[in-house]
Source information
This is a predicted structure of a 1471-nucleotide RNA (small-subunit ribosomal RNA) from an uncultured marine bacterium.
RNA sequence: GAGUUUGAUCAUGGCUCAGAUUGAACGCUGGCGGUAGGCUUAACACAUGCAAGUCGUGCGAGAAAGUAUCUUCGGAUAUGAGUAGAGCGGCGGACGGGUGAGUAACGCGUAGGAAUCUACCUAGUAGAAGGGGAUAGCCCGGGGAAACCCGGAUUAAUACCGUAUACCUCCUUCGGGAGAAAGAAGGCCUCUCUUUGAAGCUUUCGCUACUAGAUGAGCCUGCGUAAGAUUAGCUUGUUGGUGAGGUAAAGGCUCACCAAGGCGACGAUCUUUAGCUGGUCUGAGAGGACGAUCAGCCACAUUGGGACUGAGACACGGCCCAAACUCCUACGGGAGGCAGCAGUGGGGAAUCUUGCACAAUGGAGGAAACUCUGAUGCAGCGAUGCCGCGUGAGUGAAGAAGGCCUUUGGGUUGUAAAGCUCUUUCGUCGGGGAAGAAAAUGACUGUACCCGAAUAAGAAGGUCCGGCUAACUUCGUGCCAGCAGCCGCGGUAAUACGAAGGGACCUAGCGUAGUUCGGAAUUACUGGGCUUAAAGAGUUCGUAGGUGGUUGAAAAAGUUGGUGGUGAAAUCCCAGAGCUUAACUCUGGAACUGCCAUCAAAACUUUUCAGCUAGAGUAUGAUAGAGGAAAGCAGAAUUUCUAGUGUAGAGGUGAAAUUCGUAGAUAUUAGAAAGAAUACCAAUUGCGAAGGCAGCUUUCUGGAUCAUUACUGACACUGAGGAACGAAAGCAUGGGUAGCGAAGAGGAUUAGAUACCCUCGUAGUCCAUGCCGUAAACGAUGUGUGUUAGACGUUGGAAAUUUAUUUUCAGUGUCGCAGGGAAACCGAUAAACACACCGCCUGGGGAGUACGACCGCAAGGUUAAAACUCAAAUGAAUUGACGGGGACCCGCACAAGUAGUGGAGCAUGUGGUUUAAUUCGAAGAUACGCGCAGAACCUUACCAACACUUGACAUGUUCGUCGCGACUCUAAGAGAUUAGAGUUUUCGGUUCGGCCGGACGAAACACAGGUGCUGCAUGGCUGUCGUCAGCUCGUGUCGUGAGAUGUUGGGUUAAGUCCCGCAACGAGCGCAACCCUCACUUUUAGUUGCCAUCAUUAAGUUGGGCACUCUGAAAGAACUGCCAGUGAUAAGCUGGAGGAAGGUGGGGAUGACGUCAAGUCCUCAUGGCCCUUAUGGCCAGGGCUUCACACGUAAUACAAUGGUCGGUACAGAGGGAAGCCAACCCGCGAGGGGGAGCCAAUCUCAGAAAGCCGGUCGUAGUCCGGAUUGUUGUCUGCAACUCGACAGCAUGAAGUCGGAAUCGCUAGUAAUCGCGGAUCAGCAUGUCGCGGUGAAUACGUUCCCGGGCCUUGUACACACCGCCCGUCACACCAUGGGAGUGGGUUUUACCAGAAGUAGUUAGUCUAUCCGCAAGGGGGACGAUUACCACGGUAGGAUUUACAGCUGGGGUGAAGUCGUAACAAGGUAACC
Repeated sequence: GAGUUUGAUCAUGGCUCAGAUUGAACGCUGGCGGUAGGCUUAACACAUGCAAGUCGUGCGAGAAAGUAUCUUCGGAUAUGAGUAGAGCGGCGGACGGGUGAGUAACGCGUAGGAAUCUACCUAGUAGAAGGGGAUAGCCCGGGGAAACCCGGAUUAAUACCGUAUACCUCCUUCGGGAGAAAGAAGGCCUCUCUUUGAAGCUUUCGCUACUAGAUGAGCCUGCGUAAGAUUAGCUUGUUGGUGAGGUAAAGGCUCACCAAGGCGACGAUCUUUAGCUGGUCUGAGAGGACGAUCAGCCACAUUGGGACUGAGACACGGCCCAAACUCCUACGGGAGGCAGCAGUGGGGAAUCUUGCACAAUGGAGGAAACUCUGAUGCAGCGAUGCCGCGUGAGUGAAGAAGGCCUUUGGGUUGUAAAGCUCUUUCGUCGGGGAAGAAAAUGACUGUACCCGAAUAAGAAGGUCCGGCUAACUUCGUGCCAGCAGCCGCGGUAAUACGAAGGGACCUAGCGUAGUUCGGAAUUACUGGGCUUAAAGAGUUCGUAGGUGGUUGAAAAAGUUGGUGGUGAAAUCCCAGAGCUUAACUCUGGAACUGCCAUCAAAACUUUUCAGCUAGAGUAUGAUAGAGGAAAGCAGAAUUUCUAGUGUAGAGGUGAAAUUCGUAGAUAUUAGAAAGAAUACCAAUUGCGAAGGCAGCUUUCUGGAUCAUUACUGACACUGAGGAACGAAAGCAUGGGUAGCGAAGAGGAUUAGAUACCCUCGUAGUCCAUGCCGUAAACGAUGUGUGUUAGACGUUGGAAAUUUAUUUUCAGUGUCGCAGGGAAACCGAUAAACACACCGCCUGGGGAGUACGACCGCAAGGUUAAAACUCAAAUGAAUUGACGGGGACCCGCACAAGUAGUGGAGCAUGUGGUUUAAUUCGAAGAUACGCGCAGAACCUUACCAACACUUGACAUGUUCGUCGCGACUCUAAGAGAUUAGAGUUUUCGGUUCGGCCGGACGAAACACAGGUGCUGCAUGGCUGUCGUCAGCUCGUGUCGUGAGAUGUUGGGUUAAGUCCCGCAACGAGCGCAACCCUCACUUUUAGUUGCCAUCAUUAAGUUGGGCACUCUGAAAGAACUGCCAGUGAUAAGCUGGAGGAAGGUGGGGAUGACGUCAAGUCCUCAUGGCCCUUAUGGCCAGGGCUUCACACGUAAUACAAUGGUCGGUACAGAGGGAAGCCAACCCGCGAGGGGGAGCCAAUCUCAGAAAGCCGGUCGUAGUCCGGAUUGUUGUCUGCAACUCGACAGCAUGAAGUCGGAAUCGCUAGUAAUCGCGGAUCAGCAUGUCGCGGUGAAUACGUUCCCGGGCCUUGUACACACCGCCCGUCACACCAUGGGAGUGGGUUUUACCAGAAGUAGUUAGUCUAUCCGCAAGGGGGACGAUUACCACGGUAGGAUUUACAGCUGGGGUGAAGUCGUAACAAGGUAACC
């Protein structure tokens, strides 16, 4: 920096990603070289080999084989050879190499210190005389399996021991005393006759004593160096002193005595973890994490203990003991220690060769030659890292082939390949060939490097392609298989799975998983926060601590500057240099931000001293107050009791009941008692630290404010621990108890009601005393101080004056500037600007829980985790939606009316049922007389059966015929169709070309076809909200932003209609208007229309006319235009006039942005999928018409406002040629015959009916009602059986106005009456139209439903059909408790006591010294004491694992029960 909480926004906040890193691991892949690194795990166990020896110039002794000669054949001599191998002795095995178990420590780092030692080395001084006794080896003997041991004899030394001497050292009682040594080799010379030998001199090496240095080591101290307080007290050699011992050395290091100290909140003790550092990784830095390789220090060497030797060890390849393990054994006893180099097993995700050489560098010994050296130098293995190089270069378009995609045109792979030209790094082959080496000596090594040759030849993969994040298409799959770092993909069109093509990135590597830092300002020193997001302790007092007014002086701790020392090397950085370059290496510089010492400065902080008065406090005088404690008193009310009056009810509720009351209630009057609380005053009032405090009076008492001067002189602020106070509830003891009232009882409500409501009612509420210590203890705002505009109230003081105000101090409120804030908001009473101190926070859940500890009588409180789980949880604000929230308004929404539905039978549609099939769709409103404006066949999509396969239909290719067709006949069949015969007619154009067109037939293939699926892939069309008044945009402004404003407000309207106002100004889609129709008039035109006047007729029939009606066309007319009132002078509203019509005149068409994944793939169109001798096509029959039932919608009725019979009147709008059909005749009728007229203002359907006038019926299941059934017919049609309509006669069911519930309608409307059309052969109670007759009611907006606008709440946004809580049941996961069990660590007491050291010592043994001797001295062994490891017993502490059972928690698919919360969530919620 990005992704991720939301519909969107800002904030808070977590999770995740992009970077770098690595001793690394895994997957796929793998050409070369340089360089570095390579058991992080089991400090697990180890076979085998090697890793520390060397010196003959310290010493004595000293083989064998072999060869040669001799031999008496036994052997001898010489040589091998003073060799090998041992031994005594010296030096070295304390270095080098490994590992990190232990250690939280003077272990390490850094800076200092004093009481020490130091072999070899360097320098210096002095010496090195003269004696002695042993012992190993060798030899002999013995024991033992072995390891090895014992005895005897003999021998040397630079081995050992006296004596002498002492420059000097040490001790000292200052008289003195004590203390060394070693020779070896070479050379020269002298003596002895030469040799041998001895003495002397000299050189080198060695020896002794001492001093100094260098090097190395030991000791002490300051500071620094993990976590945990759910570890708060620890300590008896402990702290100090004196004395002694001990050590190389200071010291309780050890011991005796004395004192009682020492450490600790600046974290002792305990627990857990850990080698420390230079440095490494990361980071801008500050930091954070780490401590492999290299380097310094420490610790360790199977585990534990111990000392010896030595200059140095308590000793990795030494010793002793104990323990575990392994091996050998003759069972008696022995041997061993890879955390050296290789290597093996094991563990593990995982880490190499049983290599070469001492050539170089270094180490040990030696005089040296030299020997030894798994240190080291090299090689081997492994892409483990870093660095470098290569896998070719140029040209090459027919843009090849192939692949993939495609809109079929093409695009892409792609100059990529092929082809042509060129080069040879690396590799291969051949040849030469260094440096590393100072004289000799080269493991590496025929290596590095150089030259030559051949051939593009031998050398590319991995991951990814939804966003973050560079890179896209096709196919397969179909919430499957799978992917996934986070968000998330996958349920038939997946750029997210798998494959392919293409692309992106890195490259001998690339990915994955892990680690660390970063991003993360998510621990904030640099650099965060706490009103509401996590976070101010309930309040105050106060200890330590932190911080602190003003002036002067001194000091110099902090601070600042200079200088010196140190800060190892390597690393990092800079500049050079060397390998062809780089990595790498080397040289120089800088740096190492630190510590110590020293000199200086004195502003600030600090310390000391002396002052000051502005902070703080005291005194004095006033003031206000529900501040606190105790005692007393008061009245109203309530309840109970007593008495009176009085009578049937009272209580209580939404409505009731439980309850009280005729044994007299309620009501009322009088009296008495009791307890609790204090109306009015009363208020954003007052007081108090908070909790809290309210009748009145008295007593005691705390604090505050104001004013005046005086006094003290920084006495102050905050405050970890600590202490005190602390509502309500609760607990304990004793009182008290009127009212109220958890629990409980009863009555209601309810599906239930362990609740809400009602009647009772116990604890409690009250008092005293003692606990508890918590609250949404809130201003969700810690305390204190200072600074920063104002305005308006209010409480308590003071002052001034001009008497109406002003000023000021201390409180308490509202608004508001700057400023702050995520916003809401805060704003001198800060959440502004600063300072001081304290408390607290670090994602949600688990959880304020478990365990532990402390407090409490208990209830419980305080402190306070983890596992696990999620990718969110949260705050503020925005837009919607919603509310059993509010305000306003509208609508046949209610109300007021009217006629119905729901009951009956019937019609029709649907569900269900049935069926071979009862085709399919439509499903609350917005499906159900809907698609269907009309299923007997057809329709028809369904079912069973028969038959067809380029097909019933379209186009193309090839071939054939020019016709075909129609009709007739025969045969088969249910038919579609099939087979055959015959009759008739004889395609068009033409450039005359079997040229073009057309038709038919045949075959094969492309294809046709599908009412098959998906309306959740779609277009189009439609329904609904809703003919509701809304929905938006541009610019501007406001807001961090989503958004707001405009569109809200005041009026008004049917209307976002209009007016006014206004940070808005305008505009668009809607509204309205424009369109059609009805109502009026005028003009014009009169045929098929009309007829006033004239004539005429049976008749507008005809002449005539066009005035009227009517028809067609055109125009006018209505606009709140006029008047009055009202309103704001507006918009408008009310009333009136005129007018055919009056305030949109009635009706229609017209349906904004959008909602319902609404409906339709079966109207049509269409993507994808599916079928292709069938899901296509053709047929006859059946079905869509079933029928215990349920629902919707109609028509008909139940009758007298009627039925029936007779007479009689008046419409409108339509239809008509495969048609409407007149007159007339027949039939009771449906209808039949008949034929005039009409392509229609002419003819016809066509009698309108209700109505009106008479008759009859008389309240009945009827002269109502007409279902059902029987029978006879008519019509349509190929055909009325399933299954048409109608007519006649006969039959005459239910039904007497319809429960709960519910629909329509506001005027020419409802209701009622008939007429016509479409569809149609026929079929209408449906539907679409038409006219006739023609009402009632509307007070009004409380309520139901729907809608609009504003506002409010919200945990909703799939938007209340929302969200969401808890128990129970099931599965899984982690965890607490648990009778206990097993293990680890640790501690107390006691037992025990190996080896060893120190002490003691009866015993045994004993070369050097003393002694003539006896013996002594000294020593060794043995014994014993002290200390002490392993081990044991008993008791604790702590930790870990397991545990029947049990507790809660978390997560799970659509389980069960309710509905607690979110809206007034239906009883406001919460602590």
Notes:
Its mean pLDDT, the model's own confidence on a scale to 100, is 85. Rfam family: Bacterial small subunit ribosomal RNA. Gene Ontology terms of the family: ribosome and structural constituent of ribosome.